[in-house]
RNA sequence: GGCCCUGUAGCUCAAUUGGAUAGAGCUGGUGAUUACGAAUCAUCCGGUUGCGGGUUCGAAUCCUGUCAGGGCCU
Numbered sequence: 001g002g003c004c005c006u007g008u009a010g011c012u013c014a015a016u017u018g019g020a021u022a023g024a025g026c027u028g029g030u031g032a033u034u035a036c037g038a039a040u041c042a043u044c045c046g047g048u049u050g051c052g053g054g055u056u057c058g059a060a061u062c063c064u065g066u067c068a069g070g071g072c073c074u
Stems, first nucleotide, its partner, number of pairs: 001073007010026004019057001028044005050066005
């Protein structure tokens, strides 16, 4: 230098190959339960989908640039 993969909540990951309000588990807050805790149950908080631009009625998903991590080749 070329090519490929990954990037979504504090953490680990989904999202049926463009479709309807981006979810789940863990963590955290509150409550219930308990003599107090742990465990369990209920509920809540938490996201500019790495960043910028484009296509489209509609983008986490497609195109493009760029950044970070990993791999292969030269």